[in-house]
RNA sequence: AGCGAGGGUACGCGCAAGAGUGGAACCGUGAAUCCCGCCAGGUCCGGGAGGAAGCAACGGUAUCGGUGAAGCUCUGUGUGCGGCCCUCGUUACC
Numbered sequence: 001a002g003c004g005a006g007g008g009u010a011c012g013c014g015c016a017a018g019a020g021u022g023g024a025a026c027c028g029u030g031a032a033u034c035c036c037g038c039c040a041g042g043u044c045c046g047g048g049a050g051g052a053a054g055c056a057a058c059g060g061u062a063u064c065g066g067u068g069a070a071g072c073u074c075u076g077u078g079u080g081c082g083g084c085c086c087u088c089g090u091u092a093c094c
Base pairs, nucleotide, nucleotide: 001091002090003089004088005087006086007085008084009083011082012081013080014079015078016077017075018074019073020072021071025067026066027065028064035060036059037058043052044051045050
């Protein structure tokens, strides 16, 4: 000095785990009146044709609640590889 092995490491890169953030998507709820749409029945206007307002129901929105992906951040955690350090073995050279 090369190679192999073991150990260490406040180092580098990666993966996992944990914590936080984030919040796609899904489910539930659903403004008793002054959320939107649509408005059976009934009501009103009209001689009539028609028209008007609009309860219930239905659909949806806001709201509230539940589950919660991707991504991001951090770590006195774990792990892989590399660097560095120490030790041992072996080979070669001086």
Predicted 3D model of a 94-nucleotide RNA (Bacterial small signal recognition particle RNA) from a Pseudomonadota bacterium.
Rfam family: Bacterial small signal recognition particle RNA. By type it is a non-coding RNA gene. From the family's description: The signal recognition particle (SRP) is a universally conserved ribonucleoprotein involved in the co-translational targeting of proteins to membranes.
The prediction has a mean pLDDT of 78.
The sequence was found by an Rfam model in a public genome assembly.